[in-house]
Predicted 3D model of a 460-nucleotide part of an RNA (small-subunit ribosomal RNA, 3' major domain) from an uncultured bacterium. The prediction has a mean pLDDT of 81.
Context: one part of a larger RNA
RNA sequence: UGACGGGGACCCGCACAAGCAGCGGAGCGUGUGGUUUAAUUCGACGCGACGCGAAGAACCUUACAGGGCUUGACAUGCCGCUGACUCCUCCAGAGAUGGGGGUCCCUUCGGGGCAGUGGCACAGGUGCUGCAUGGCUGUCGUCAGCUCGUGCCGUGAGGUGUUGGGUUAAGUCCCGCAACGAGCGCAACCCCCAUCGUCGGUUGUAUGUGUCCGACGAGACUGCCACGAUCAACGUGGAGGAAGGUGGGGAUGACGUCAAGUCAGCACGGCCCUUACGUCCUGGGCGACACACACGCUACAAUGGCCGCGACAAAGGGGAGCACACCCGCGAGGGGUAGCCAAUCCCGGCAAAGGCGGUCUCAGUUCGGAUUGCAGGCUGCAACCCGCCUGCAUGAAGUCGGAGUUGCUAGUAACCGUGAGUCAGCACAUCACGGUGAAUACGUUCCCGGGUCUUGUACA
Numbered sequence: 001u002g003a004c005g006g007g008g009a010c011c012c013g014c015a016c017a018a019g020c021a022g023c024g025g026a027g028c029g030u031g032u033g034g035u036u037u038a039a040u041u042c043g044a045c046g047c048g049a050c051g052c053g054a055a056g057a058a059c060c061u062u063a064c065a066g067g068g069c070u071u072g073a074c075a076u077g078c079c080g081c082u083g084a085c086u087c088c089u090c091c092a093g094a095g096a097u098g099g100g101g102g103u104c105c106c107u108u109c110g111g112g113g114c115a116g117u118g119g120c121a122c123a124g125g126u127g128c129u130g131c132a133u134g135g136c137u138g139u140c141g142u143c144a145g146c147u148c149g150u151g152c153c154g155u156g157a158g159g160u161g162u163u164g165g166g167u168u169a170a171g172u173c174c175c176g177c178a179a180c181g182a183g184c185g186c187a188a189c190c191c192c193c194a195u196c197g198u199c200g201g202u203u204g205u206a207u208g209u210g211u212c213c214g215a216c217g218a219g220a221c222u223g224c225c226a227c228g229a230u231c232a233a234c235g236u237g238g239a240g241g242a243a244g245g246u247g248g249g250g251a252u253g254a255c256g257u258c259a260a261g262u263c264a265g266c267a268c269g270g271c272c273c274u275u276a277c278g279u280c281c282u283g284g285g286c287g288a289c290a291c292a293c294a295c296g297c298u299a300c301a302a303u304g305g306c307c308g309c310g311a312c313a314a315a316g317g318g319g320a321g322c323a324c325a326c327c328c329g330c331g332a333g334g335g336g337u338a339g340c341c342a343a344u345c346c347c348g349g350c351a352a353a354g355g356c357g358g359u360c361u362c363a364g365u366u367c368g369g370a371u372u373g374c375a376g377g378c379u380g381c382a383a384c385c386c387g388c389c390u391g392c393a394u395g396a397a398g399u400c401g402g403a404g405u406u407g408c409u410a411g412u413a414a415c416c417g418u419g420a421g422u423c424a425g426c427a428c429a430u431c432a433c434g435g436u437g438a439a440u441a442c443g444u445u446c447c448c449g450g451g452u453c454u455u456g457u458a459c460a
Stems, first nucleotide, its partner, number of pairs: 001460002003457003007454007015444002019408005026298008034289002042053002064284001065282005072122001076121008087102006104113003124273002127271003133267002135262003138258001140256001145184006151160003164175003190250004195218007221244001224238005300401001304360006316347003321340002326335003367398001372393007414436007
């Protein structure tokens, strides 16, 4: 100087408390451990691994097993030989591939292009090391801190500044002070939302205004008033206002910590493989199942289930695409093509919870939907291992969950649906969007994490 303390003082955070909804019990989905396996590829492991890399494992992906190939699936260069490569067709084969038949281009005739083949130099490796690394990321933590120049103090390590008194979300600001200044952080500048004005407006609107869309601008600054305060920073209340003291949200992450994570995204040092640890193909596996954990979905019902009628969104996507009307089908879906490169047309009458009417009457039920059988639909070369959806039948556990544990302070939680990315197909996940819309916070003793000062130390 730090770190640590079941030392002290002060302060903060959904940290506790006060509340609301959950998880932990059931069934299913997904991830992981374990076990099994020819293989169940690999990585991630307290917080900060476990719906994580994976924003799509039937083949491909794919990193595994077996069958093939060896200048190689891919790049560049050199030498020799050949005329093909591709495409069509036949045979063998699980296929990769091998064999048979047909067919090169330009030319100044030296050759060149392209391809095959033999050879050389090399390619290739998701093989190892994240404890050799770059880059990127997580985390403490959006916490308020971390430093420097000069001066001063100290033999020195170092201190001072940055401590102190107030104040703030903040090392924010004020006052004081052997310090005076400065930098990286904080804040502001950027984006979205909320109010108004001006201008413009297609495809939007009903002809106009308005709504709506876009651009530019105004507005909020403790500016005004009162009180408190060192008449300082600031705090409390009020007026006006769409909005008030950081208006709400986002982007933004200081010096550093964890030899944190990633050599499998990429790059890269070293080591290793080179008729294989490379590469092609087929097949299986990543999907196993006595079990254990993590994260979710659906429920256990009457604030509900079912049936009928009938309202109100936002944000997105669409050309190898989105697909209307109409017809067929109980339905998934099929036929069909209008329109649309999209404020025009379509997904989509764009919603669901909600409203109105009816029914069920507390029961393992008209709750719940697992599981299984049959019949179909779609995508795709192909749904056996191993996809999604529909109809009929079947109807399991489950009557609110032990110890324990998670999220959330407002348009939030909770509940409800919608879209997108990935994608041929496949979403209970993820990312986004709107609709309905609460309860509670006395307080800081305690648990957890953090900040400042101080104290002890045999620790560094």